[in-house]
RNA sequence: GAGAUUAUUGGCUAGGGUUCCGGCGUACUAUCACGUGUCUGGUCCAAGAGCCAAAGCUGCCGGGAGAGACAUACCCGCCAGAUGCACGGCGGGACAAAAGCCUGGGAGAC
Numbered sequence: 001g002a003g004a005u006u007a008u009u010g011g012c013u014a015g016g017g018u019u020c021c022g023g024c025g026u027a028c029u030a031u032c033a034c035g036u037g038u039c040u041g042g043u044c045c046a047a048g049a050g051c052c053a054a055a056g057c058u059g060c061c062g063g064g065a066g067a068g069a070c071a072u073a074c075c076c077g078c079c080a081g082a083u084g085c086a087c088g089g090c091g092g093g094a095c096a097a098a099a100g101c102c103u104g105g106g107a108g109a110c
Stems, first nucleotide, its partner, number of pairs: 006055001008054005015045002020042002022039001023036004056083001057081003061077004085105001087108001091103003
């Protein structure tokens, strides 16, 4: 100096708050209402560095198509893959609100 290494999707969880449901309390008592997340919970949000799965990517081999042959590239399939490593604020943002969500594999550190 150059190149390569998914920073994919779905499900779940750590975690999160309080729009809805429920709980608790107050008032009313026919309904309706208000407060409370320092209420275990259901709905809901949710990880780059958490889990599982699928796909993508890379490679060996085999096959296909291609006027004939070869090569590059393309398509399909089996199998394989150390598809690596990863410490990390403050502040700000969204939704009702908050968060290991987003900012962000950021600032910074090594």

Predicted 3D model of a 110-nucleotide RNA (Guanidine-I riboswitch aptamer) from Roseobacter sp. Lineage of the source: Bacteria > Pseudomonadota > Rhodobacterales > Roseobacteraceae > Roseobacter. The prediction has a mean pLDDT of 81.